[in-house]
Molecule: c-di-GMP-I riboswitch aptamer
Organism: Nitrosomonas sp.
RNA sequence: AUAUGAAAAGGGCAAACUCUGCGAAAGCAGAGGGCGCAAAGUCACUGAUCUAAAGGGAGAACAUCCCAAUGAUGGCAGGGCUGCCAGG
Numbered sequence: 001a002u003a004u005g006a007a008a009a010g011g012g013c014a015a016a017c018u019c020u021g022c023g024a025a026a027g028c029a030g031a032g033g034g035c036g037c038a039a040a041g042u043c044a045c046u047g048a049u050c051u052a053a054a055g056g057g058a059g060a061a062c063a064u065c066c067c068a069a070u071g072a073u074g075g076c077a078g079g080g081c082u083g084c085c086a087g088g
Base pairs, nucleotide, nucleotide: 002088004086005085012037013036017032018031019030020029021028022027035075041081042080043079045078046077047076048073049072050071055067056066057065058064
C1' cells in the first nucleotide's frame, strides 16, 4: 500500500418495545432496552421506498378524493470520503 474478516484483545454502535418531547405525517431527539452490526462512522450524489404540509385540481362543502418534496429513511441497494484491531 492492497484486499480480506476464521479466531483474539480492547472497545464502539443500538432494532423491536416503553416513557417524555418535537412534527401535518412519514419520522426525529433524549432516557431505558438489546434484535442485530467490521464501517450500523459520515455525505440524500444515483436508484428505491415512506409521508403529503404549502400549493394546485375535483367537489355544494370546514367532509372526502387526486396531484404534489422543498419533508423523511444511510439499520434498503449502489457510489463518494474517512477510520480501529488482526492475520495474510